[in-house]
This is a predicted structure of a 77-nucleotide RNA (transfer RNA) from a Planctomycetota bacterium. Its mean pLDDT, the model's own confidence on a scale to 100, is 81. It matches the Rfam family "tRNA". Rfam classes the family as a transfer RNA.

């Protein structure tokens, strides 16, 4: 310096071809059960999908751009 990959809840990950309200576990809360607690069981709250533009009726998904993590190549010594 160039090209690749990844960035979505607190953690790990989904989201068929652009298409209704973005979902699991796990965690955390609340109650049920229990002599307490755990283990099960029922709810529940938790998202600017990294940021920032753009296309398009419509983007998590596509353009471009920048920011971090990761790999590769190239260059000088």
């Nucleotide at each position: 310096u160039u090209c690749c990959c990844u960035g979505u809840a607190g953690c790990u990950c989904a989201u068929u071809u652009g298409g209704u309200u973005a979902g699991a576990g796990c965690g955390c809360u609340a109650g049920a059960c229990u002599g307490u607690g755990g283990c099960u069981c029922u709810g529940g709250a938790g998202g600017u999908a990294g940021c920032g533009g753009g296309u398009u009726c419509g983007a998590g998904c596509c353009c471009c751009g920048u920011c971090a993590g990761g790999g590769a190549a190239c260059c000088c010594a």